[in-house]
RNA sequence: GGGUCGCUGGUUCAGCGGUAGAACGUCGUCCUGAUAAGACGAAAACGCCAGGUCCGACUCCUGGGCGACCCA
Numbered sequence: 001g002g003g004u005c006g007c008u009g010g011u012u013c014a015g016c017g018g019u020a021g022a023a024c025g026u027c028g029u030c031c032u033g034a035u036a037a038g039a040c041g042a043a044a045a046c047g048c049c050a051g052g053u054c055c056g057a058c059u060c061c062u063g064g065g066c067g068a069c070c071c072a
Stems, first nucleotide, its partner, number of pairs: 001071007010024004018055001026042005048064005
């Protein structure tokens, strides 16, 4: 220098055009003598950044950033 892949709640990941979901974690209530486990409920991400396309984008296109790997 070229190429491929990834970048989504605190963490690990889904979702691949129709206003974002799960697990774990956190908080509250119940249960227990108490704890753990269990049950129920709640909060929390406008999506790495900036443009573009579209009625509408996390999802498509362009540029940039960061990370991993491959080639030179």